Predicted 3D model of a 100-nucleotide RNA (THF (Tetrahydrofolate) riboswitch aptamer). The prediction has a mean pLDDT of 76.
RNA sequence: CACAGAGUAGGGAAUUCCGCGUUAAGUGCCGCCCGAACGGAGAGUUGUCGGACGGACGAAAAGCAGUACGCUUGCGGUGGAGUUUCCGCAUCUCGCUGUA
Numbered sequence: 001c002a003c004a005g006a007g008u009a010g011g012g013a014a015u016u017c018c019g020c021g022u023u024a025a026g027u028g029c030c031g032c033c034c035g036a037a038c039g040g041a042g043a044g045u046u047g048u049c050g051g052a053c054g055g056a057c058g059a060a061a062a063g064c065a066g067u068a069c070g071c072u073u074g075c076g077g078u079g080g081a082g083u084u085u086c087c088g089c090a091u092c093u094c095g096c097u098g099u100a
């Protein structure tokens, strides 16, 4: 100097447990503002995640029981935690490992 590679935060899916809603919150969508994180180091987006506000859309209940806002089974692109698995620094520079 060239080529190849490893590794994080985080995210997706499945599953288990505990909840929440079913008197519709939550999830998802749009707008706007704010914040956070982004391999070992530095920088870092129009990407990711979170929060506030506003807007549009919108639902699956049934059975038991007989007064306890109870129990069971469901339902919700539902919340948290665990497990398994998959993806994985947008990108740039340097570093690390291997080969020549």
Base pairs, nucleotide, nucleotide: 002099003098004097005096010087011086012085013084014083015082016081017080018079019078020076021075022074029055030054031053033051034050035049036048040094041093042092043091061073062072063071064070